Transfer RNA from a Bacteriovoracaceae bacterium, 73 nucleotides, folded computationally. Rfam family: tRNA. From the family's description: Transfer RNA (tRNA) molecules are approximately 80 nucleotides in length. The prediction has a mean pLDDT of 81.

RNA sequence: GGGGGUGUAGCUCAGUUGGGAGAGCAUCUGAUUUGCAUUCAGAGGGUCGCAGGUUCGACUCCUGUCAUCUCCA
Numbered sequence: 001g002g003g004g005g006u007g008u009a010g011c012u013c014a015g016u017u018g019g020g021a022g023a024g025c026a027u028c029u030g031a032u033u034u035g036c037a038u039u040c041a042g043a044g045g046g047u048c049g050c051a052g053g054u055u056c057g058a059c060u061c062c063u064g065u066c067a068u069c070u071c072c073a
Base pairs, nucleotide, nucleotide: 001072002071003070004069005068006067007066010025011024012023013022019056027043028042029041030040031039049065050064051063052062053061
């Protein structure tokens, strides 16, 4: 320098024939207990890496770019 993969909640990840942003763990609150733990119920938390484009509508399609992993040289 060129090819490919990945980037979504604090962490691990799901979600693509374009239309509701989600799960588990973690955090907080309440119940249970003499107390802790466990268990149960509920809550908060996201510019979907960034920018632009297409579209009535984009995590999803297109372009560029950044980070990281990998292959070739």